[in-house]
RNA sequence: AGAGUUUGAUCCUGGCUCAGGAUGAACGCUGGCGGUGUGCCUGAGAUAUGCAAGUCGAGCGAUUCUUUUCAAACUCGCAAGAGGGAGAAAAGAAAGCGGCGGACGGCUGAGUAACACACAGGAAUCUUCCCCUAGGUAGGGAAUAGCUCACCGAAAGGUGGGGUAAUGCCCUAUAGUCCCAAUGUAGCUUCGGCGAAACUGGGUAAAGACGCAAGUCGCCAAGGGAUGAGCCUGUGGCCUAUCAGGUAGUUGGUAGGGUAAUGGCCUACCAAGCCAAUGACGGGUAGCUGGCCUCAUGAGGGUGGUCAGCCAGAGGGGGACUGAGACACGGCCCCCACUCCUACGGGAGGCAGCAAUCAGGAAUAGUCGGCAAUGGGCGAAAGCCUGACCGCGCGACACCGCGUGUAGGAAUAAGCUCGAAAGAGUGUAAACUACUGUGGUAUGGGAAGAAGUCCGCAAGGAUUGACGGUACCAUACUAGAAAGGGGCCGCUAACUGCGUGCCAGAAGCGUCGGUAAUACGUGGGCCCCAAGCGUUAUCCGGUUUUAUUGGGCGUAAAGGGUCGUGUAGGCGGCUAUAUAAGUUAUCUUUUAAAGACCAAGGCUCAACCUUGGGAAUGGGGGUAAGACUGUAUAGCUAGAAUUUCCUUUAGGGUAAGCGGAACAGAGGGAGGAGUAGUGAAAUGCGUUGAUACUCUCUGGAACACCAGUGGCGAAGGCGGCUUACUGGAAGGAAAUUGACGCUGAGACACGAAAGCUAGGGUAGCGAAGCAGAUUAGAGACCUGCGUAGUCCUAGCCGUAAACGAAUGUCUGCUAGCUGCAUGAAUCUUUCCUUCGGGAAAGUAUCGUGUGGCGAAGGUAACCCGUUAAGCAGACCGCCUGGGGAGUACGGCCGCAAGGCUAAAACUCAAAGGAAUUGGCGGGGAGGCACACAACCAGUGGAACAUGUGGCUUAAUUCGAAACGAACCGAAGAACCUCACCAGGGUUUGACAUGCAACUGCACGAUCUAGGAAACUAGGUCUCCUUCGAGGGUGUUGCACAGGUGCUGCAUGGCUGUCGUCAGUUCGUUCCGUGAGGAGUGCCCUUAAGUGGGACAACGAACGCAACCCCCAUCGUAUGUUACAAGUAUCAUACGAGACUGCCCCGGAUCUUUCCGGGGAGGAAGGAGGGGCAGACGUCAAGUCAGCAUGGUCCUUAUACCCUGGGCUGCACACAUGUUACAAUGAGGAGGACAAUGAGUCUAGCAAGCCGGCGACGGCAAGCCAAUCUCAUAAACCUUCUCUCAGUGGGGAUUGAAGUCUGCAAUUCGACUUCAUGAACGUGGAAUUGGUAGUAAUCGCGGGUCAGCUAUACCGCGGUGAAUACGUUCUUGCCUCUUGCACACACCGCCCGUCAAGCCAACAAAGUCGUUGGUAUUCGAAUUUCGAUGUAUUUCGGGAGAGAGUACCGAUGGCGAUGAGGGUUAAGUCGUAACAAGGUAUCCGUUCUGGAAGGAGCGGAUG
Repeated sequence: AGAGUUUGAUCCUGGCUCAGGAUGAACGCUGGCGGUGUGCCUGAGAUAUGCAAGUCGAGCGAUUCUUUUCAAACUCGCAAGAGGGAGAAAAGAAAGCGGCGGACGGCUGAGUAACACACAGGAAUCUUCCCCUAGGUAGGGAAUAGCUCACCGAAAGGUGGGGUAAUGCCCUAUAGUCCCAAUGUAGCUUCGGCGAAACUGGGUAAAGACGCAAGUCGCCAAGGGAUGAGCCUGUGGCCUAUCAGGUAGUUGGUAGGGUAAUGGCCUACCAAGCCAAUGACGGGUAGCUGGCCUCAUGAGGGUGGUCAGCCAGAGGGGGACUGAGACACGGCCCCCACUCCUACGGGAGGCAGCAAUCAGGAAUAGUCGGCAAUGGGCGAAAGCCUGACCGCGCGACACCGCGUGUAGGAAUAAGCUCGAAAGAGUGUAAACUACUGUGGUAUGGGAAGAAGUCCGCAAGGAUUGACGGUACCAUACUAGAAAGGGGCCGCUAACUGCGUGCCAGAAGCGUCGGUAAUACGUGGGCCCCAAGCGUUAUCCGGUUUUAUUGGGCGUAAAGGGUCGUGUAGGCGGCUAUAUAAGUUAUCUUUUAAAGACCAAGGCUCAACCUUGGGAAUGGGGGUAAGACUGUAUAGCUAGAAUUUCCUUUAGGGUAAGCGGAACAGAGGGAGGAGUAGUGAAAUGCGUUGAUACUCUCUGGAACACCAGUGGCGAAGGCGGCUUACUGGAAGGAAAUUGACGCUGAGACACGAAAGCUAGGGUAGCGAAGCAGAUUAGAGACCUGCGUAGUCCUAGCCGUAAACGAAUGUCUGCUAGCUGCAUGAAUCUUUCCUUCGGGAAAGUAUCGUGUGGCGAAGGUAACCCGUUAAGCAGACCGCCUGGGGAGUACGGCCGCAAGGCUAAAACUCAAAGGAAUUGGCGGGGAGGCACACAACCAGUGGAACAUGUGGCUUAAUUCGAAACGAACCGAAGAACCUCACCAGGGUUUGACAUGCAACUGCACGAUCUAGGAAACUAGGUCUCCUUCGAGGGUGUUGCACAGGUGCUGCAUGGCUGUCGUCAGUUCGUUCCGUGAGGAGUGCCCUUAAGUGGGACAACGAACGCAACCCCCAUCGUAUGUUACAAGUAUCAUACGAGACUGCCCCGGAUCUUUCCGGGGAGGAAGGAGGGGCAGACGUCAAGUCAGCAUGGUCCUUAUACCCUGGGCUGCACACAUGUUACAAUGAGGAGGACAAUGAGUCUAGCAAGCCGGCGACGGCAAGCCAAUCUCAUAAACCUUCUCUCAGUGGGGAUUGAAGUCUGCAAUUCGACUUCAUGAACGUGGAAUUGGUAGUAAUCGCGGGUCAGCUAUACCGCGGUGAAUACGUUCUUGCCUCUUGCACACACCGCCCGUCAAGCCAACAAAGUCGUUGGUAUUCGAAUUUCGAUGUAUUUCGGGAGAGAGUACCGAUGGCGAUGAGGGUUAAGUCGUAACAAGGUAUCCGUUCUGGAAGGAGCGGAUG
């Protein structure tokens, strides 16, 4: 720092996605060690159990118990002594009175949008313990708990009698600077008053304890400090206007009450205020901050866990008490919910403290140790208490560090994978050798953290560690226990094999998978990170994709219909002075600590920790400056406005009147059959007289020509003429005001057409409707009628593609050229003149408006360009992917139609703009082709032949499918071919190579038996040799062979086709951001991108043409087998010849040049005729069955051999042909003229003769061919017969008899003779070939081949036409241009209804909650007021949590059904849109229709 994804490609717009970082995380796989942190984000859900707040006997009294010491009385005893144990003392424990502390510490984030928090200030306050100052501590008294007695109760607990203590309580005394009152000085003052000090009067205190003592600790009142707390203010930080008005203690005042203290905090009275578009009020969400994450260490965005500050809460709600402090987490009272105990009467409880349990959840730990340290409470102290805290434990949850070895070790083991079978990879990796010891194990040693405290006069002494026998140190042994996860198509580092076959699956996006998947699964290999790696979730980034930094609005989303008037607001000309609010500078203070940054230091390093330093940002205060902005004052005239005069202009508006043309109707005349209408028709009108012509009258609407990118208006819009009223604009001159200006949220006004209400009017036109056509249908287009409407008056509606070229208003600046409209002054000319002047015209100039083209510049491009979309400024409106949707709900407006405002769920990865290249068009222009037209002959009808489909079959093998499959592969299926079917058989094989073993057996020939054959079984004959079982052969075994099995969509090669069409490209250069373009476009020309000209192009390549071959003429040479000769023919070879070269005319042309016509010459004249030759490419065109070949499949069979059958099967359909239908003929007889070719070393072509009617047979010359043979050419000519018939046309079909080939002719050959003698009388719709030696017609030859199905194919010659006006139409093609929503490219794309599945949201009778308000009833604790009263009290009134009732809202869940939306490979109906999309499309509105849609009116051009 970017990347992928819209397209055939491009640029842009625009969304989606990815790469990074982070986390209180979770999940999957895996897991060696240590350190430091961190750990219920969900149910502020419920909790068993234990602990978390006590302490003081140096405040007090009494009792009981335990231990120790002393020990009386009494008893026994002679005594010693024993028993005994009152009582005393000490220590400890339990309960009580009293003091201090339970308001800290710890937890949580429900509530709270608030002075809750943060920063900065302030005044009207209190403050236990602590510190300082200066004082005091006197004298009395009454109770009460504990205790005891009695009683009640299950318990909790309670009642009564008796008696007792205090640092508990009360009284009195004392009291200065405390409190109250009065005086009212200094001072202050808003002149009302406030009022330090001082004086006077009144009032309020106290407690003792310990000690031998010294003394210590307490207590009371006062002043000050410190700390903590309460209160007030400014500023700051969420969403929502589909919440716009809110508020009665509400806002203020006076008086009083209350509080520690100000204050409507409360009460009474008075006033009617206060808040709000700078967002009140309402709703939703949320603890706030230091900080943390991210980012460019920016601006921002997100977040508030751990740590720290503040706030709030303690099951939900309310309340007070005590106290310095609470309305109190481990206190009290009451209500509610829940749980537990109960003897049913009553009681008890509150883990959001530490552990722990259940539940919830994707998810979060031990019912651990210790007060050793730090800190806290009490105490004089020892000490006690402390789940605060310090530690240990669990979790890879995070960060940091370390390890899983190190060195050597093969041209490289095995295994595995790949493979072209050579090898390559894994890989120095391993093994193996040597070494080290982080770690581990064992043994030994072993901390710091300890400061204090106690004893003592002191010196000094004693004692305190949970962690922990831990960290660490030393020694020894040990490579031993220690690597995974994700990925490998692109983004994105990393490739191969197999399996699978749109299946299974993958996927963050693009997408991958339909038989060769680097994308699925798996193996090998590789890449990245590493005790972790991935996935998911969330946040920031990338994303300038909300744009302050830093975006846009002509066509991509986006300028409001006019911004026309104008409010708030924002912004604002020149000069001077003052000020100092903004601004700038500087000083100061604050912005807690921690964190971040820098430096140093401590743990072996790091993470982590400690110390120090420096900021940044914001706020407050002081000082200074005075440019700019603001404010105030005074001026100015350049902006703006006004007045007067002159000049001018117009479809500006409103009202009234008038006019002519046309139209319609009525009446009259005249007239006599149609008219009207269309693509063509019909409906319609008309003999009751239409249309057409004429006269008169009536009616309504609209105003031809002028008329013009001409005028006016803010826009909508405005068009005959005249008059009246009225608005604006432009120019010139002279004055005035003195910034009065610009924009403009809301607001107001106007606002085409359609539509609505009421009343008129109605000629024409004309939604709806009726009818006629068209059509598959036609709810349309076309036609005939026709209602609303269109018109007027009055009132609504408020929308349009309300648009300029989809362009808000205003101001300034930045080259020009050229029109139009209108005005002005100067100048020039002309005319008139009353000589003042007036009029007209012209050129340049100056304004205003409206067009065209264009520099710079801008733009994605198109284009814009002084009328900006350029360069700047001011203000407003609007946009943020497509669809859903301008829709739903709500609100406002409307009579209605509807309008304005305006979402979400869900769904897609695009939707879109401009331009490019193609393709296409029932768009345009030019050109070509047997493409049409003209002409000739056909096909389609018949029979037959052949091929194909279909059917049949054991099999009818396979392929080819519009043109470009169908006499095609097949230049020849009886067997073979052969791939198909039935049956029989073989298994290293019919064929190739190699290895091993065996075989002296050759190979081969032949015989016998079986058999349909293949083959099987058996027999006979039979090798070479260097003597090595060497060669060869056979058998067996192993490798392998073999396959017309599959894939032409894995391929090579070859071929078809567009098309012998004229195209297709390249290099350099130029243009364009780019795809691309120019070149190759234009003009002329050509068969041709053929040539010429001009030109930002200049050259070149593949195609075209030419070179090559054949034919036509001539020459030369040669002369076999040609020829009668001798070179004329003929043959062969080599040459010549033709190039618009020459002349004339005409046409085109800028010039060149091109074209046409004619002529000469010539065998041939404008490419002389024909062939060969097929550009870049298209069709996944055809072929794996010609061949080759990757992959795959079969391997006693899908291979191989054999016999027989089949490919020839026949209700039918199609294609290509042959023969015909006859007289331009058929048959017979006679006669004439070709060319190309073919033919035998294995058996060809065969003369001739003989036989046969003939096919043919027999004998046989010649010929390996210019020699011989095939081989008589036929049409043609002459003549005879036939005479228009199913005929002597036509020959199918069938019968009989034969010939030939071949092993074989039945399925299934050809030919011959005789007999038979079918359809067919020129062929519907439709369709083919041909432009000259062509069509048509006539025969001849060849290949394949034993023979043949050949009427096919490939060649050869003979005879030999007709027609072409021309390019409108049909088909195909080329070039240019235009439109496109197509690019698989019109066989394209695509719209809506209906039917089906799925999804979310809307409406909905209702139903179930949640929440708020108003009224009212009841009303706990508590509190207040009043009364009573000696009193703890009692009674009454008020407030009051909560509960009930009624009504009104707000909001959520479900909901039969309804309506629309979205989505879903192959459903139905049509074809609305994209091309002129076949009726141009679209916008608004109205009516209408299965649906897209159609029609009317007005508008736009997109």